[in-house]
RNA sequence: GCAGCAGUAGCUCACCUGGAUAGAGCAAUAGUUUCCUAAACUGUAGGUAGUGAGUUCGAGUCUCACCUGCUGCA
Numbered sequence: 001g002c003a004g005c006a007g008u009a010g011c012u013c014a015c016c017u018g019g020a021u022a023g024a025g026c027a028a029u030a031g032u033u034u035c036c037u038a039a040a041c042u043g044u045a046g047g048u049a050g051u052g053a054g055u056u057c058g059a060g061u062c063u064c065a066c067c068u069g070c071u072g073c074a
Base pairs, nucleotide, nucleotide: 001073002072003071004070005069006068007067010026011025012024013023019057028044029043030042031041032040050066051065052064053063054062
C1' cells in the first nucleotide's frame, strides 16, 4: 500500500429479505426474604447503534467517505 472481518447499554452479544416502542445475559441500583451476609424472587435505570453524508415514505440493517481494532497479501 491492497483485501477481508468487526465497531449496538459499564462488559459479552443478539437483532442481518429495511417496517414502525432496539433486546438478552452479567454488572449497577431499589424492594421482598434473612438475626446479618450470600443466594433466590420482583422492579428500575442505562443505548438512538464508531463519525459524517447519501438512497428511501421509512435505515442498526443498503451505498459512499473517514476513524479505530484484528487477520491475510505485498

This is a predicted structure of a 74-nucleotide RNA (transfer RNA) from Lacticaseibacillus manihotivorans. Its mean pLDDT, the model's own confidence on a scale to 100, is 81. Taxonomically the source falls in Lacticaseibacillus (Bacteria, Bacillati, Bacillota, Lactobacillaceae). The same sequence occurs in records of 2 taxa. RNAcentral holds the sequence, with entries from ENA and Rfam. It matches the Rfam family "tRNA". By type it is a transfer RNA.